[in-house]
Context: one part of a larger RNA
């Protein structure tokens, strides 16, 4: 200089109780604004206790705090099914032997790692201050060991099938979602009308199991044979026949129906009540209407640039074994370890030195007008950006 600039989006605050030494900022309760394809709502990454409860105000907080992502102390994260572990491969790494290199090392077979992909199986409601698809009720589904019992050819690092896939585009069928009646409970007016063609509020229900529905693909079945599938095969693939057949059978395949549910949830009454809640009770619980960017749909049709792999699966021998083992079905006992899991997640908790007007991958995304996810104004639900 100077008690100057400055207190970090001009979305916005009044007011009333409250605790308190002390309230413009904390709690609660009334109005008022903001945003609402978000400034909600869940997750990956990342961060690691910041979650949650008591207390504390000295230093963080661009004032002050009784507040707090700050100090201190206790407490919280419960899985056979969700996620990773685990099987399986890509690209790509490493790489026994090998090959080269004067070394140091490079490349590479055989293998053996490598998810941003493939591979079994949960829902619904409940509860905590604080976790929940993990507890708890209820109602499922998966795989694996044994065991008993009936049939019975069974067997892989090998064969085949399948897994298994691009772009475009346009049609139908269906849901979730809204909406609107009806259907229930509840209201009648401090201001001119309001017993009505009025007002407010509800109106939900999941995986599974039967059922096999628009709808998409296809001849199926049996016999005989075969230079092919690095051996062999009853399998796959070429060939031949035979017998049925096109509103047929066979694969697949959303939603609906039924069931799950004489359950759950439910406005709201009713009792207590430390005012947070806790117990009891429980009405309606259907129709129609629109309609997806979600399913069917890895379909369908079309282009050419021609759109991963290999495990799990399923069938097939080979060596072998064949009264065993072994395998299929049903019962039946038991296991399903190990890790993650609190909280933030377009942000004051992550990346930016800062509680930085910046950056940040996926789901979700209601209503009125609209072509819309644009645009205003709202719901939920969240905030008024810490002088």
């Nucleotide at each position: 200089g100077a008690g100057u600039a400055a207190c970090g989006a001009u979305a916005a605050a009044g007011g009333g109780a409250g605790u308190g030494a002390a309230a413009a900022a904390c709690u609660c309760c009334c109005u008022c604004g903001c945003c609402g394809a978000a400034a909600g709502a869940c997750c990956a990454a990342g961060g690691g206790u910041u979650c949650c409860u008591g207390u504390c105000c000295a230093a963080u907080g661009u004032u002050a705090a009784u507040c707090a992502g700050g100090g201190c102390a206790g407490g919280g994260u419960g899985a056979g099914u969700c996620g990773a572990c685990c099987c399986c491969u890509a690209a790509g790494g490493c790489g026994a032997g090998g090959c080269c290199g004067a070394a140091a090392g490079g490349c590479g077979u055989a293998g053996u790692c490598g998810a941003u992909g493939g591979g079994a199986a949960a829902c619904c409601g409940g509860u905590u201050a604080a976790u929940a698809u993990u507890c708890c009720g209820g109602u499922a589904c998966u795989u694996c060991u044994g065991c008993u019992u009936a049939c019975u050819g069974c067997g892989a690092u090998g064969g085949a099938g399948a897994g298994a896939c691009g772009g475009a585009g346009a049609a139908g069928g269906c849901u979730a979602g809204g909406c609107g009646a009806g259907c229930g409970c509840g209201g009648c007016g401090u201001u001119g009308g309001u017993a009505g063609u009025c007002c407010g509020c509800g109106u939900u229900u999941a995986a599974g199991g039967c059922u096999g529905u628009a709808g998409g693909c296809u001849g199926u079945a049996g016999a005989c044979u075969u230079a092919g599938g690095c051996a062999a095969a009853u399998c796959c693939g070429g060939g031949u026949u035979u017998a049925c057949a096109u509103u047929a059978g066979g694969c697949u395949g959303a939603g609906a129906g039924c069931u799950g549910a004489u359950g759950a949830c439910g406005a709201g009454u009713c009792a207590c009540u430390a005012a947070g809640g806790u117990g009891a009770u429980g009405a309606a619980g259907u129709c129609g209407u629109u309609g997806a960017u979600g399913c069917c749909c890895u379909g369908c049709u079309u282009c050419c640039a021609g759109g991963a792999a290999a495990a799990u699966c399923u069938u097939c021998u080979a060596a072998g074994c064949u009264u065993c083992a072994g395998g299929u079905a049903a019962g039946u006992a038991g296991g399903a370890a190990u890790c993650g899991u609190a909280c933030c997640c377009c942000a004051a908790a992550c990346c930016g030195a800062c509680a930085c007007a910046g950056g940040u991958g996926g789901u979700u995304g209601g209503g009125u007008a609209g072509a819309g996810a644009a645009u205003a104004c709202c719901a939920a639900g969240g905030c008024g950006c810490u002088u």

The part of an RNA shown here (large-subunit ribosomal RNA, domain III) has 387 nucleotides and comes from Parashewanella spongiae.
Lineage of the source: Bacteria > Pseudomonadati > Gammaproteobacteria > Shewanellaceae > Parashewanella.
Model confidence (mean pLDDT): 86 of 100.